[in-house]
RNA sequence: ACGGGCUUAGCUCAGUUGGUAGAGCGAUGGUCUCCAAAACCAUAGGUCGGGAGUUCGAGCCUCUCAGCCCGUGCCA
Numbered sequence: 001a002c003g004g005g006c007u008u009a010g011c012u013c014a015g016u017u018g019g020u021a022g023a024g025c026g027a028u029g030g031u032c033u034c035c036a037a038a039a040c041c042a043u044a045g046g047u048c049g050g051g052a053g054u055u056c057g058a059g060c061c062u063c064u065c066a067g068c069c070c071g072u073g074c075c076a
Stems, first nucleotide, its partner, number of pairs: 001072007010025004019056001027043005049065005
């Protein structure tokens, strides 16, 4: 330099044909217990990497920028 993949909750990841965002783990509170753990119930937590565009409507489509990973190449 070129090609490809990824970026969504604190972490690991879903998200179908564009219709307005979820699970598990973790956290907090409760029930239970002498206390704790486990189990069960509930709750909170998100500018969907940044910006722009298309659209009535974008996590999803288009452009651009950034970061991470893989491969190929060049120089040394």
Molecule: transfer RNA
Organism: Porphyromonadaceae bacterium